[in-house]
Context: one part of a larger RNA
């Protein structure tokens, strides 16, 4: 000198784009953040029409049509999508191959199919317990929900021959064994079974590469191999039982210690060095610890299950909770914001579709936090007015500065118009941005220095006092270095000051 998620002192006029708990992964009031499909399915509240029947002439029972609410069944979504960095030095992440060891819902592309039968449970009513949380039990019911029978190019298993290969579980043949399907419909159409190819995705293996310490030198028993069961989509001590004694280390094993990796990001001429916010990729977590279910996917932030600390409810028997989602609140901090609007658009979950749901997202709001831009007016104005400040008392300086005179409105404020962002309609932002007309120099200037480094000098005042200082280093009576004030440099809606790196 750059630089910053900054903070603090002083000072602040607008606009745009960005950015904003770095510290306690500390605790959480109350709202919202993941729901949808009546074109799977039963059931049908409220209301509305209409006919009866009773009648205080407007309720009130009944019947029928309309109507769909809430709730369950079932299917898909809920593994995205948003948040944080505890943990981790690890194949966790870059790179680079492998998978002849593998999985893949929806989506797409080929071929082929869907025949028959059945039995329950929810809802829903009846009973009961319980204070709630919910729960036991009888009883009726439907399907794309269950489950049984036939059946298939299939799928799996032993066999074989040969080929491909480093190696076959790939391709071919025989044989056993195994089991599929659903239906809805407004008739357009949306689904269903099986195979078998892609697209995207993801598991698993692996060469190599990024921390600090030896004042950590020896480590290891599922440890290192095998052989055999078992378990996974699948390899593999993953796991078991048995045999065998292995296997790693100064090219740093185990150990402590720190840490989320990369992509960028700061600085440097570059080699470096330092950093890992915001954006993207990836990884790991969801009070803590541990499980597993259910699914194509999960050991599952807004699912279960136990455990264990905190918190809340209670009728004292039991029970309920998880903001490291968005907003908010306490508390910790030098420090970090709105309990905002809105699904208009982009995404994304359902749904044939109409639409539903969306604190993802688009936008407002608050903060000079930060980058960029623009303003605070311009010409003219000398007798160099008045004050001020210095003075050698002549003056000098502030200083064309002011005032005066002319001009102009970018801002401001008032009024009128008015967007593009949307594709036939649909616009939170928003009467916004812009445009037009009126007003009228009017709404806007700090701050930090001046002794050398370094740019900017007098004058009073203090008198080793008070007080400055980033170093050197001022101050003890003539102080350019202390405070003041006149002037003078720097930068400027900033300017200075910690702190941090280069």
């Nucleotide at each position: 000198g750059g630089a910053u998620g900054a903070a603090c002192g002083c000072u602040g006029g607008c606009g745009g784009c960005g950015u904003g708990c770095u510290u306690a992964a500390c605790a959480c009031a109350u709202g919202c953040a993941a729901g949808u499909c009546g074109a799977a399915c039963g059931u049908g509240a409220a209301g509305c029409u209409u006919g009866g029947u009773g009648u205080u002439u407007a309720c009130a029972c009944u019947a029928a049509g309309u109507g769909g609410a809430a709730a369950g069944u079932g299917g898909c979504g809920a593994a995205c999508g948003g948040g944080u960095g505890c943990g981790u030095a690890a194949c966790a992440c870059g790179u680079u191959g492998g998978u002849g060891a593998c999985c893949u819902a929806c989506c797409u592309c080929g071929a082929g199919g869907a025949g028959g039968g059945g039995g329950a449970c929810a809802a829903c009513u009846c009973u009961g317990g319980g204070a709630a949380a919910c729960c036991a039990g009888g009883g009726c019911u439907a399907a794309u929900a269950c489950c049984c029978c036939g059946g298939a190019u299939g799928u799996c298993a032993a066999g074989g021959a040969g080929u491909u290969u480093a190696g076959a579980c790939g391709c071919c043949c025989u044989u056993g064994a195994c089991u599929a399907a659903a239906g809805c419909u407004u008739c357009g159409g949306c689904g269903c079974c099986u195979c078998g190819g892609g697209a995207g995705g993801g598991g698993c293996c692996u060469g190599c590469g990024g921390g600090c310490u030896a004042u950590c030198a020896g480590c290891u028993u599922g440890u290192u191999g095998g052989u055999g069961g078992g378990g996974u989509a699948a390899u593999g001590g993953c796991u078991c039982a048995c045999c065998a004694a292995g296997g790693c280390u100064a090219a740093g094993a185990c150990g402590g210690c720190u840490a989320g990796g990369g992509g960028g990001c700061g600085u440097g001429a570059g080699a470096g060095c330092g950093c890992g916010a915001u954006c993207c990729c990836c990884c790991a977590c969801a009070a803590u610890g541990g499980a597993a279910c259910u699914g194509a996917g999960a050991c599952a932030c807004g699912g279960u299950c136990c455990a264990u600390a905190c918190u809340c409810c209670u009728a004292c028997g039991g029970g309920a909770g998880g903001c490291a989602g968005c907003a908010g609140u306490g508390a910790g901090g030098a420090a970090u914001a709105u309990u905002g609007c809105g699904c208009a658009a982009u995404g994304g979950g359902g749904g044939c579709a109409a639409c539903c749901c969306u604190g993802a997202c688009g936008c407002a709001g608050c903060a000079a936090c930060g980058c960029c831009g623009c303003g605070u007016g311009g010409a003219c104005g000398a007798u160099g007015a008045a004050g001020g400040c210095c003075c050698u008392c002549g003056g000098g300086u502030c200083g064309u500065a002011a005032a005066g005179u002319c001009c102009u409105u970018u801002u401001c404020u008032g009024a009128g118009g008015g967007a593009a962002g949307a594709u036939a309609a649909u616009g939170a932002c928003g009467g916004u941005a812009c445009c037009u007309c009126a007003g009228g120099a009017a709404u806007a200037a700090g701050u930090c220095c001046c002794g050398g480094c370094u740019a900017a000098c007098u004058a009073c005042g203090u008198g080793c006092c008070a007080g400055c200082a980033g170093c050197c280093g001022c101050g003890g009576u003539a102080a350019a270095a202390c405070g003041u004030a006149g002037g003078g440099g720097g930068c400027g809606a900033g300017c200075g000051u910690u702190a941090u790196c280069c």